Overview
Transfer RNA from Pseudomassariella vexata, 72 nucleotides, folded computationally. Its mean pLDDT, the model's own confidence on a scale to 100, is 82. Its Rfam family is "tRNA". Gene Ontology term of the family: triplet codon-amino acid adaptor activity. It is annotated as a transfer RNA. The organism belongs to Pseudomassariella, within Eukaryota.
RNA sequence: GGCUCUGUGGUCUAGUGGUACGAUUCUCGCUUUGGGUGUGAGAGGCCCCGGGUUCGAACCCCGGCAGAGCCC
Repeated sequence: GGCUCUGUGGUCUAGUGGUACGAUUCUCGCUUUGGGUGUGAGAGGCCCCGGGUUCGAACCCCGGCAGAGCCC
């Protein structure tokens, strides 16, 4: 230098065009003498950045940034 893949709450993760899923974490309640476990409620992401297409984009297209792998 070329090619491929990845980027989504604090962490991990699902999601092939229509107000983003689940787990974990944190807070509060119930349960317990207390803790743990269990259970209920809540908090927490406008999806790496910019632009384009579209009535509508996390998703399609272009450019960039970061990481991983392969080739020279």